Notes
A computed fold for an 87-nucleotide RNA from Cytobacillus purgationiresistens, annotated as c-di-GMP-I riboswitch aptamer. Of the family's consensus pairs, 95% are formed in the model. Its mean pLDDT, the model's own confidence on a scale to 100, is 83. The source organism's lineage runs through Bacteria, Bacillati, Bacillota, Bacilli and Cytobacillus.
[in-house]
């Protein structure tokens, strides 16, 4: 530098849930918690997948119907870093 996860030290991360806080939601942050992860580290570039306030369209109205600019890196795949050493 490459490959690999058979061997593995020291650790790292933290699902649902609860409580606080923002949000229109979906989700998002900090405590608490541990599903489980060899990139469950970071990054919306492709694909998915969740929400629809506002905005258009229906309608007397309640409301429906569509839409990311809104989010999910713990969906995939790409990029990019990092530990560890059996080869």
């Nucleotide at each position: 530098u490459c490959u690999u996860u058979u061997a593995u030290u020291g650790g790292g991360c933290a699902a649902a849930u609860u409580u606080u806080a923002c949000g229109a939601a979906a989700g998002u942050a900090a405590a608490a918690g541990a599903c489980g992860c060899a990139a469950a580290g970071c990054c919306a570039c492709g694909g998915g997948c969740c929400u629809a306030a506002a905005g258009c369209a229906u309608g007397a109205a309640g409301a429906u119907g569509u839409c990311a600019u809104g989010g999910c890196a713990g969906c995939c795949g790409g990029g990019u870093u990092g530990c560890a050493c059996a080869g």